c-di-GMP-I riboswitch aptamer from Desulfuromonas sp., 78 nucleotides, folded computationally.
NCBI's taxonomy places the organism under Bacteria, Thermodesulfobacteriota, Desulfuromonadia, Desulfuromonadaceae, Desulfuromonas.
It was read from a public genome assembly, where an Rfam model found it.
The coordinates come from a structure-prediction model, not an experiment, and the mean pLDDT is 86.

[in-house]
RNA sequence: UUUCCGAAAAGCCAAUCCCGUCGCGAGGCGGGGGCGGAAAACCACGGGUCUCCAGAACGAGAUGGCCGGGUUGCCGAA
Numbered sequence: 001u002u003u004c005c006g007a008a009a010a011g012c013c014a015a016u017c018c019c020g021u022c023g024c025g026a027g028g029c030g031g032g033g034g035c036g037g038a039a040a041a042c043c044a045c046g047g048g049u050c051u052c053c054a055g056a057a058c059g060a061g062a063u064g065g066c067c068g069g070g071u072u073g074c075c076g077a078a
Stems, first nucleotide, its partner, number of pairs: 005076002012037002017032006035065001041071003045068003048063005
């Protein structure tokens, strides 16, 4: 230095819910707040789930805090 791993410390993010706002909607953004998270940082590539079209297909979206995968990153005990 790197990999595995996850003690400590410094920090980080932030669920449900509430308020405001955008959207047909799933849901997004901001503030409060804290369930939790070692990548709960980024990516919609594959799967799952959800929404719209509407009743099916097709299509277009959402979900990264559903799973897998890819890229990058803080600390350094056993």